[in-house]
RNA sequence: GGAGCGAGCCAGGCGGUCGCUGGCGGCGCGCGCUUCGGCGAACGUUGCUGGAGGAAAGUCCGGGCUCCAGAGGACGGGAUGCUCGCUAACGGCGAGUGGGGGUGACCCCGAGGAAAGUGCCACAGAGAACAGACCUCCCGCUCGUUCGAGGCGACCUCGCGCAAGCGAACGCCGAGAAUCCGCGAGGGAAGGGUGAAACGGUGAGGUAAGAGCUCACCGGACCUGCGGUGACGCAGGUCGCACGGCAAACCCCAUCCGGAGCAAGACGGAAUAGGGAAGCGUUCGAGGGUGGUCCGCCCGAUGCUUCCGGGUAUCGUCGCUCGAGGCGUGCGGCAACGCCCGCCCCAGAUGAAUGAUCGCCAGCUCUUUCGCGGUGACGCGACGGAGCGACAGAACCCGGCUUACGACUCCUCCGGCC
Numbered sequence: 001g002g003a004g005c006g007a008g009c010c011a012g013g014c015g016g017u018c019g020c021u022g023g024c025g026g027c028g029c030g031c032g033c034u035u036c037g038g039c040g041a042a043c044g045u046u047g048c049u050g051g052a053g054g055a056a057a058g059u060c061c062g063g064g065c066u067c068c069a070g071a072g073g074a075c076g077g078g079a080u081g082c083u084c085g086c087u088a089a090c091g092g093c094g095a096g097u098g099g100g101g102g103u104g105a106c107c108c109c110g111a112g113g114a115a116a117g118u119g120c121c122a123c124a125g126a127g128a129a130c131a132g133a134c135c136u137c138c139c140g141c142u143c144g145u146u147c148g149a150g151g152c153g154a155c156c157u158c159g160c161g162c163a164a165g166c167g168a169a170c171g172c173c174g175a176g177a178a179u180c181c182g183c184g185a186g187g188g189a190a191g192g193g194u195g196a197a198a199c200g201g202u203g204a205g206g207u208a209a210g211a212g213c214u215c216a217c218c219g220g221a222c223c224u225g226c227g228g229u230g231a232c233g234c235a236g237g238u239c240g241c242a243c244g245g246c247a248a249a250c251c252c253c254a255u256c257c258g259g260a261g262c263a264a265g266a267c268g269g270a271a272u273a274g275g276g277a278a279g280c281g282u283u284c285g286a287g288g289g290u291g292g293u294c295c296g297c298c299c300g301a302u303g304c305u306u307c308c309g310g311g312u313a314u315c316g317u318c319g320c321u322c323g324a325g326g327c328g329u330g331c332g333g334c335a336a337c338g339c340c341c342g343c344c345c346c347a348g349a350u351g352a353a354u355g356a357u358c359g360c361c362a363g364c365u366c367u368u369u370c371g372c373g374g375u376g377a378c379g380c381g382a383c384g385g386a387g388c389g390a391c392a393g394a395a396c397c398c399g400g401c402u403u404a405c406g407a408c409u410c411c412u413c414c415g416g417c418c
Base pairs, nucleotide, nucleotide: 001414002413003412004411006410007409008408010406012361013360014359015358016357017356018355020051021050022049023048024047025046026045027044028043031040032039033038053391057402058401060400061399062398063397064396065261066260067259068258072295073294074293075292077257078256079255080254081253082096083095084094085093086092097111098109099108100107101106112252113251117250118249119246120245121244134192135191137187138186142185143184144179145178146177147176150173151172152171153170157168158167159166160165200218201217202216203215204214205213219241220239221238222237223236224235225234226233227232265318266317267316268315275308276307277306278305279304280303287299288298289297290296325344326343327342328341330339331338332337363388364387365386366385367384369382370381371380372379373378
């Protein structure tokens, strides 16, 4: 200098001016109450003081809190899925195991069960689950084919011979050899080829060629022992090797899950008339509430349903921020985290505040001039000038995850120079 990786940390600082908002206090103005001393809320003004984030975001997961019954049973449904731990809880986090990727820092895993059952395996290919022979390989065996020593038959034909006969040709048998070419049956499944996947892999022996056919090593299954809380690991032995894959197909197994959400919910204030009519019902109960359904549970007689008539509001207060809280030290633990002690109080708005502007300093980038170093490209320093500064805004609270985003530090690899 270039690529990359996971962590840590910060989220500019100070001051002036003008604003916004919560709390506490002073003053003023009318108002209300009054035991005439005062008290209260609102408004105005003023002083002091608090006032966004690492993600406040997405609302994905979990919990607190509130109501329904302090949410019980069955069915259905959903989520999770190696092990141990952490935690209020989790689908989160930590430490490990196994597998995979990278030279490395480091990263990734939908990582239960396929000998419970059902189902699927497209295309290609000869064959896709108790499979198969397209090309190639092999002629050892059995046929076929070719060659064939030799043997037998017959004496029609030819040659030799007086003849017997011999040879050729003809017919049959045939040890053995070949299987180059063409066509088969047969052996084999090593090689080629197809595919996401082809019924262990590599090498040697063996064979006609081959094959766990045999052997060595690797892999696998089972058994035993040892180590580990465990996932699992290691060692030894036995077995020539079986039950191919898919559960992000149904399904099975284990664990967990009731529903709705601060517009929860509570109080105050206004209305829902003590109006009219009809129907239902009062321990043999109409009707209502609650969760996906059913059971169950709760309310229930001044009741419920329908129609007619009449009439009010969409406000205020609480919930609301002291909390699984923050900071610091110590202890236990590899760590996540837990415990002890001390200190601190840190937004609570609701048409929704937390801002605007100016100056100085700090940071980064560019640059005029000057100085120093260097042959040089350039580097360092000084006085100046200009520009830049990300993502983004609490809304009941908290723990996570994910996403967005600026700067710096540590870490890894490669290259160059000293």
The RNA shown here (Bacterial RNase P class A) has 418 nucleotides and comes from a Polyangiales bacterium. The RNAcentral record of the sequence draws on ENA. Model confidence (mean pLDDT): 75 of 100. The gene name in the source record is rnpB.